[in-house]
This record gives sequence, C1' cells and structure tokens, in this order.
RNA sequence: ACCGACAAAGGCAAACCAUCCGAAAGGGUGGGGCGCAAAGCUAUGGGUCUAAAGUUCUUAUGAACCAGGAUCGCCAGGCUGCCGAAG
Repeated sequence: ACCGACAAAGGCAAACCAUCCGAAAGGGUGGGGCGCAAAGCUAUGGGUCUAAAGUUCUUAUGAACCAGGAUCGCCAGGCUGCCGAAG
C1' cells in the first nucleotide's frame, strides 16, 4: 500500500412516526434502526424521480416535451479520512 476481522474505540442512519419547508420529487429537526468501512464531502458523466416556469396540443380537464430542481443510501469519476487481525 492493497485488503477488511463475529477485533477495539467511536461514527452514520433505511422504512416508519411527529413536526416544519417545498408546486412536486424531495429536504430540515426529533424519535426510530434496515443497513453501511467511506452510508464523509463533491451533481463532473450516466441512471432514476420531479416538472411550479416555458413551448406545443387540448372544449373542459389534462397530455407531451423541457429550462430548472432532487437523489452521492443507484453506478462511475474527483477530494479527504478512523482502526489494524489474517493474507
């Protein structure tokens, strides 16, 4: 350094519930604990979700596309990092 143990010390926290923010996706806080060795940070590429604004269509209602938004606990890339058995 790779690697990652029924190791030690500590860390994070899914679903769900309460509450707040948001048009929505989703997010904050508290509870909770499925999991996680980067489940720390970063939207750069791809994926997925959303689509208040915009465009087109539509009698209504709504539909399609999309600027934008969200997700790093979807996959890659970039930056940083605790511990140390075996190999």
The RNA shown here (c-di-GMP-I-GGC riboswitch aptamer) has 87 nucleotides and comes from Desulfovibrio sp. Its Rfam family is "c-di-GMP-I-GGC riboswitch aptamer". Its family is annotated with cyclic-di-GMP binding in the Gene Ontology. The coordinates come from a structure-prediction model, not an experiment, and the mean pLDDT is 89.